This is a predicted structure of a 71-nucleotide RNA (transfer RNA) from a Patescibacteria group bacterium. Lineage of the source: Bacteria > Bacteria candidate phyla. The RNAcentral record of the sequence draws on ENA.

[in-house]
RNA sequence: AGCGGGGUAGAGGAAUGGUACCUCGAGUGGCUCAUAACCACUAGGCGCUGGUUCGAAUCCAGCCCCCGCUA
Numbered sequence: 001a002g003c004g005g006g007g008u009a010g011a012g013g014a015a016u017g018g019u020a021c022c023u024c025g026a027g028u029g030g031c032u033c034a035u036a037a038c039c040a041c042u043a044g045g046c047g048c049u050g051g052u053u054c055g056a057a058u059c060c061a062g063c064c065c066c067c068g069c070u071a
Base pairs, nucleotide, nucleotide: 001070002069003068004067005066006065007064010024011023012022013021018054026042027041028040029039030038047063048062049061050060051059
C1' cells in the first nucleotide's frame, strides 16, 4: 500500500429495511429463620459523520478502531 472479515447493554451472542432480542452479570421486590437456588420486575446498547428511503443496526460513501491475508 492493496484485499477480506468484524465493531450491538458490564461480558458473550442474535436480529428479512418496519416494536433492537437472548444468556450471564447489576439493582429492586417476593420466597426463606438466614444465605444460595428459584420467581417477578427495572435500569442499561446499534463505532463516528453524511447519503438513499415514508422508515436504516441492516443498503451506499468517507473516516476511526480490531483481526487476518498479500506485497

Rfam family: tRNA. From the family's description: Transfer RNA (tRNA) molecules are approximately 80 nucleotides in length.